[in-house]
RNA sequence: GGGAAACGUUAGGGGUGCCGCCUUGCACGCGGCUGAGACAUACCCUCCGAACCUGAUCCGGGUCGUGCCGGCGUAGGGAAACGUGGCUCCAGCCGC
Numbered sequence: 001g002g003g004a005a006a007c008g009u010u011a012g013g014g015g016u017g018c019c020g021c022c023u024u025g026c027a028c029g030c031g032g033c034u035g036a037g038a039c040a041u042a043c044c045c046u047c048c049g050a051a052c053c054u055g056a057u058c059c060g061g062g063u064c065g066u067g068c069c070g071g072c073g074u075a076g077g078g079a080a081a082c083g084u085g086g087c088u089c090c091a092g093c094c095g096c
Base pairs, nucleotide, nucleotide: 001094002093006084007083008082009081010080011046012045013044014043016040017033018032019031020030021029048092052077053076054075058071059070060069061068
């Protein structure tokens, strides 16, 4: 110095599993687990991108069980523009 955080508008992206009861079986429904969210006028994320997908019918641990936890992960993909803000405190990040 650019701007960051935060907030807003519009637009866009994304996930929805597991267990028990019920059932001939499934679905629906009810209850439970984790989680921001397990179908919500919601929630999360949008390039400084671990929202989410792939690898993955993966590896280790744990659980009644499940991406439940950790690893993998400096991996490969992944959806943006504008406005407010920026005095003091905070000043990460990028450039000099």
A computed fold for a 96-nucleotide RNA from Zoogloea sp., annotated as TPP riboswitch aptamer (THI element). The model forms 96% of the base pairs in the Rfam consensus. It was read from a public genome assembly, where an Rfam model found it. The coordinates come from a structure-prediction model, not an experiment, and the mean pLDDT is 78.